This is a predicted structure of a 74-nucleotide RNA (transfer RNA) from a Puniceicoccaceae bacterium. Taxonomically the source falls in Puniceicoccaceae (Bacteria, Verrucomicrobiota, Opitutia, Puniceicoccales). It matches the Rfam family "tRNA". The family's RNA type in Rfam is transfer RNA.
[in-house]
RNA sequence: GGGGGAUUAGCUCAGUUGGUUAGAGCGCAUGCAUGACACGCAUGAGGUCACUGGUUCGAUUCCAGUAUCUCCCA
Repeated sequence: GGGGGAUUAGCUCAGUUGGUUAGAGCGCAUGCAUGACACGCAUGAGGUCACUGGUUCGAUUCCAGUAUCUCCCA
């Protein structure tokens, strides 16, 4: 220098051939239970879906660019 992949909750990851509430597990908070803790049960908080722009009636999803990480080639 050229090419491919990834980026979604604090962490690890799903997700929809573009469609009306964005999810799981772990973690966190509160309550129940216990003499207390752990386990267990219930409820809840937490997300500008990396960023900017475009296409569209509508974008986490499609397109372009930027950023970070990673792999391959030279």